Predicted 3D model of a 1407-nucleotide RNA (small-subunit ribosomal RNA) from an uncultured prokaryote. It matches the Rfam family "Bacterial small subunit ribosomal RNA". Its family is annotated with structural constituent of ribosome and ribosome in the Gene Ontology. RNAcentral holds the sequence, with entries from ENA.

[in-house]
RNA sequence: AAUGAACGUUGGCAGCGUGGAUUAGGCAUGCAAGUCGAGCGACAAGUCUUUCUUCGGAAAGAUGGAGGAGCGGCUAACGGGGUAGUAAGGCAUCGGAACGUACCUUUUCGUCCGGGAUAGCCACGGGAAACUGUGGGUAAUACCGGAUAAUCUCUGCAGACCAAAGGUUUACUGCGAAAAGAGCGGCCGAUGUGAGACUAGGUAGUUGGUGAGGUAAUGGCUCACCAAGCCAGAGAUCUCUAGGGGGUGUGAGAGCAUGACCCCCACCACUGGAACUGAGACACUGUCCAGACACCUACGGGUGGCUGCAGUCGAGAAUCUUCGGCAAUGGGCGAAAGCCUGACCGAGCGACGCUGCGUGCGGGAUGAAGGCCCUUGGGUUGUAAACCGCUGUCAGAGGGGAUGAAAGCGCAAGCUUGACAGAGCCUCAGAGGAAGCGCGGGCUAAGUACGUGCCAGCAGCCGCGGUAAUACGUACUGCGCAAACGUUAUUCGGAAUCACUGGGCUUACAGGGUGCGUAGGCGGUUCGCCAGGUCAGAUGUGAAAUCCCACAGCUCAACUGUGGAACUGCAUUUGAAACCUGCGAACUUGAGUGAACUAGAGGCAUACGGAACUUCAGGUGGAGCGGUGAAAUGUGUUGAGAUCUGAAGGAACACCAGAGGCGAAGGCGGUAUGCUGGAGUUUGUCUGACGCUGAGGCACGAAAGCCAGGGGAGCGAACGGGAUUAGAUACCCCGGUAGUCCUGGCCGUAAACGAUCUGUACUAGACGGUGGGGGGUUUACCCUUCACGGUCGUAGCGAAAGCGAUAAGUACAGCGCCUGGGGAGUAUGGUCGCAAGGCUGAAACUCAAAGGAAUUGACGGGGGCUCACACAAGCGGUGGAGCAUGUGGCUUAAUUCGAGACAACGCGAAGAACCUUAUCCCAGACUUGACAUGUACGGAUUAGCGAUGUGAAAGCAUCGUGACGCCUUCGGGUGGAACGUACACAGGUGCUGCAUGGCUGUCGUCAGCUCGUGCCGUGAGGUGUCGGGUUAAGUCCGUUAACGAGCGCAACCCAUGUCUUUAGUUAUUAUGUCUAAAGAGACUGCCUUGGUUAACAAGGAGGAAGGUGUGGAUGACGUCAAAUCAGCAUGGCUUUUACGUCUGGGGCUACACACAUGAUACAAUGGUAUGUACAAAGAGCAGCAAAAUAGCGAUAUUGAGCUAAUCUUAAAAGCAUAUCUCAGUCCGGAUUGGAGUCUGAAACUCGACUCCAUGAAGUUGGAAUUGCUAGUAAUCGUGAAUCAGAUAUGUCACGGUGAAUAUGUUCCUGGGUCUUGUACUCACCGCCCGUCAUGGCAUGGGAGGAAGUAAUAUUGGAAGCCCCUCUAGUAAUAUGAGGGUCCAUAGUAGGACUUCCGACUGGGCUA
Repeated sequence: AAUGAACGUUGGCAGCGUGGAUUAGGCAUGCAAGUCGAGCGACAAGUCUUUCUUCGGAAAGAUGGAGGAGCGGCUAACGGGGUAGUAAGGCAUCGGAACGUACCUUUUCGUCCGGGAUAGCCACGGGAAACUGUGGGUAAUACCGGAUAAUCUCUGCAGACCAAAGGUUUACUGCGAAAAGAGCGGCCGAUGUGAGACUAGGUAGUUGGUGAGGUAAUGGCUCACCAAGCCAGAGAUCUCUAGGGGGUGUGAGAGCAUGACCCCCACCACUGGAACUGAGACACUGUCCAGACACCUACGGGUGGCUGCAGUCGAGAAUCUUCGGCAAUGGGCGAAAGCCUGACCGAGCGACGCUGCGUGCGGGAUGAAGGCCCUUGGGUUGUAAACCGCUGUCAGAGGGGAUGAAAGCGCAAGCUUGACAGAGCCUCAGAGGAAGCGCGGGCUAAGUACGUGCCAGCAGCCGCGGUAAUACGUACUGCGCAAACGUUAUUCGGAAUCACUGGGCUUACAGGGUGCGUAGGCGGUUCGCCAGGUCAGAUGUGAAAUCCCACAGCUCAACUGUGGAACUGCAUUUGAAACCUGCGAACUUGAGUGAACUAGAGGCAUACGGAACUUCAGGUGGAGCGGUGAAAUGUGUUGAGAUCUGAAGGAACACCAGAGGCGAAGGCGGUAUGCUGGAGUUUGUCUGACGCUGAGGCACGAAAGCCAGGGGAGCGAACGGGAUUAGAUACCCCGGUAGUCCUGGCCGUAAACGAUCUGUACUAGACGGUGGGGGGUUUACCCUUCACGGUCGUAGCGAAAGCGAUAAGUACAGCGCCUGGGGAGUAUGGUCGCAAGGCUGAAACUCAAAGGAAUUGACGGGGGCUCACACAAGCGGUGGAGCAUGUGGCUUAAUUCGAGACAACGCGAAGAACCUUAUCCCAGACUUGACAUGUACGGAUUAGCGAUGUGAAAGCAUCGUGACGCCUUCGGGUGGAACGUACACAGGUGCUGCAUGGCUGUCGUCAGCUCGUGCCGUGAGGUGUCGGGUUAAGUCCGUUAACGAGCGCAACCCAUGUCUUUAGUUAUUAUGUCUAAAGAGACUGCCUUGGUUAACAAGGAGGAAGGUGUGGAUGACGUCAAAUCAGCAUGGCUUUUACGUCUGGGGCUACACACAUGAUACAAUGGUAUGUACAAAGAGCAGCAAAAUAGCGAUAUUGAGCUAAUCUUAAAAGCAUAUCUCAGUCCGGAUUGGAGUCUGAAACUCGACUCCAUGAAGUUGGAAUUGCUAGUAAUCGUGAAUCAGAUAUGUCACGGUGAAUAUGUUCCUGGGUCUUGUACUCACCGCCCGUCAUGGCAUGGGAGGAAGUAAUAUUGGAAGCCCCUCUAGUAAUAUGAGGGUCCAUAGUAGGACUUCCGACUGGGCUA
């Protein structure tokens, strides 16, 4: 885009079309084929005449001719319906010769004489009916005989034979014979016209001939005889499917799909068969037979055929009225009037399709109300509505009415004919009666809010939905189309996605394993001929309709008419001759052949050889050997292994050996001989296109495997044993059978690979190799030319990787193969094979991908380089003990919450007795609230102060006292704060860190992360940033299609170390040290060496300090949906006499247990006692506190000094002396009892400290694990923050004493960089395979079972055609009886094919 459509929602009118696609299923009822009296006989009513009359009428004759039936003629073979069958007896196109023809036209001739019947009718019968019998009698344009007879027919050319019908209105019309025409029909040929090869052979009247029969006519159409043909890979036969064409849909076309309506042809008419009649049928509404079905029946018999028009049932997603009329067009009959006509013309029903029209038009802003959204300002719906003015299409009502009518009858005048439709016109009324459907994430035009919360649902593809959904549902709004709009189904297009036009095959699907060769296809140069292909002209045909163009008719359009063009085709004919084919003649360059040379693991057979190996025999010898990562099994004192000698056996052939050679491929490697195939070079003898490819076919074809017979050293599936391992049916080891080898025969496959078919030609180069030739030269040389075999590379090609004269380039010829992944190289069938198996080779079902090449990363029990207390080298710890703190768990009324590998766990918490504190619990209270802002009202009640009751307190209840500013007429008014009431609201440590901001941790102080321009690439992307050096460093140098730049590194900043200058009180008696301000100093600057005259490195000098001096602060792009809504802020949700607020008490401090971090120890480098020395950095007024006194002590009393370099707080280890002497101790201090001190309302739960007493575990800590590289570790004390006090052994600072080791990078961990592989990209905590278990789906096998259909054989054989015989019969046929041939249905046999069911079973797909 389309449709004979259907379904959903909706639905105003009109025109023109169209409407049983499924069950060729069954049908009630009515109608669809009759007509002619001018062919025939008989007959009614009526009329006329005559006669008779009982006057009612009757009879006869004439006329008349309805209606029904009959004989006869014509029609009924058309028209109408359907598509079952049919792959050719069809259809389409073009031809042909051996034919027929009623009605029609033309021409010629004729139409004479006779005859006997038969229906109707009458009479009598049979039968339920349908129908039918007998007898009598009758007519014809019915039937028959005779005559006539040619331009008919036959013929032996003499001859013979054959016809008719009349009718009436008197002008015609019939009839017969013959000839011709037109139209119609029968027959034949060529070409074209579906699928399947998992159908490859078919055919006996088969193919042809001769003769005969038959037919309208040709012909095996039929028969007799003769011959053995005929068809088939250009697809016979068989099976399945199907009416064909004009056309129709789509498409740029070529095509693809299709065959409704309309037209042409064919075929069918309940199913099967058959003939009759006739001009024509083997006959839709004729006949006969058989069958199924249905109906009637008196049970004896009969009847029927909607695939005609309507209609009905059934099945189905689905398809109409049991209408009107012959008015028109056409048909049949008739002389005609006319009759008949479900053909046809019309109407009805259906939005089924196409087309047209309408559902109003203009004005109208307070931009109304309402709805929706909102940043609360507004926006939008929206000139839309209301309202004002106007119009009158369609539909409605009334009137009138063109046209479709032409003709017919009649002498004429004139008369008659519309089923149905009704244009245009006039009048009336009134905006009144007339809008929906789909969609709004992208494709694809059009978005917001709410609801929902991986639910409900959507979805054409991608995909949406897990609490902020433009994707679900609803609303508003927008977009599209519009009397429709969507959905479904189907066809074409897009799809170059079967590729003729117009595709591919190295790696994505796809080159056959290789050759030879048949058919076929294609084929070198020259000349001539022919004219099959080809090209041109002409002629015929290509029906009409359709399509296209023009014009015209309906108001337009759809629709229709007229004309033209076209129908791309076929045939005939006339030409042309370049090309292709054919024929003839020639040629040599393709191909072959000859000659001269050459290389070679080419093939086959036979013989021979040496090394190694194993076994056997013997000698020497004496303990292991062998094997592995390490071992063991194994072997050895019965003598192994080792070594020497000899013998036997089988297999394979080191070095040479090479990107080397040969072969069609598989493949081929010791030497010699024999036989044998092919190739290359040179030459140019001969032939003269002999060529290329190659469906089928034939041959060859690694390894493994199979059969038969040999052989068997080594190796070695299976198997045995030993190891390894969680296991180890493996990898490793010890053995070992088939096999490997030979002969003969099968198999026929491989990643049979260059994943690249064969042949020919053309298209830059460079460098190697192998075999020849030529030339220059005489050289380790150069140039050149063939053939083979390689590497790189230009153009070009390619998706890229890459290929690139050995093409994957440019072309030609031929063959093979491919068409998403899986199912599956499976099933079935066939065929080959001894088997294993091979070749050929699907479908159902299922998925939305599978795949290729390349890119970025990540990863690797990949590689290279490199760094780090990462390891190593050291020192000290943790893990064991008791204790402190945190966490888990458990417990509890509650043990509030958060943090969870590193990167949670002495973390938030720089300090939980109350407070803190949290909705953690118990209990008691308050409700505009503990806190903020605003509004309204109230009244002076009020704030504040004091007090009482109750209570655990908060609170509740109550009493007393008691204000302020301004104005004032002193009565009062008003205002602010405050209070009360009410309303907005406050409040929430409630949820979501996966809605967020901010801040933080971590990789990591690792050296990285990027950008601009340029360049490369189709692109992702790359380059820069890589490679070589160097560095702590992407630090620097230098190379360089890159050149520069940014964030990081470094530096700038702080502290510290040296010096100088200045200043100096509270420091010092004084200087200095010191304090605090400004500067200096260090930069690889200098020297030597190395290095690319580089960067830089090693060493040295000087210097307080030397190579970023040391320490800190400083943390790139990013990662972890890392942490935090409980620091703060904040969206959304949630709560509101409570999840808010206040109060008392409790809890956060519990305790079988586990973990983490610490402090103290286990002692002699120590403990205890006495004496004695030396810091830094801090803090201090609700404070630090000296001195003195009291107390054993914690402390107390008193309070000098100090708002601080002034006063106060204050060292320990160390050193000296003494003692303890290795012990659970004079170590260790937990725990417990008693007595106290201090802080604080308050130390019970639950504080610290002191004294006396008590004196637990613990004697250096398993696996494992941690910190540290110098003023560091270790060790020793000191201070501060928080803080009433304190659980601080924590944290952050300060100084004192003060080591050891590493000049290495194999390993562990982590990081950086380059490279490599990848099926990973949520990125290895990835991806992913198979069994098993469960559910589902389709399918194969399957013992068998069932159904259907064709060939063939046979039994039986209706009706009918034809034939024969017989007799009866007739005017003559007919008819009757018997038989034969052919033949339908049916039965039997038969076995091919198809389909279905099927216990069980196989694999497949899916969740």
Its mean pLDDT, the model's own confidence on a scale to 100, is 82.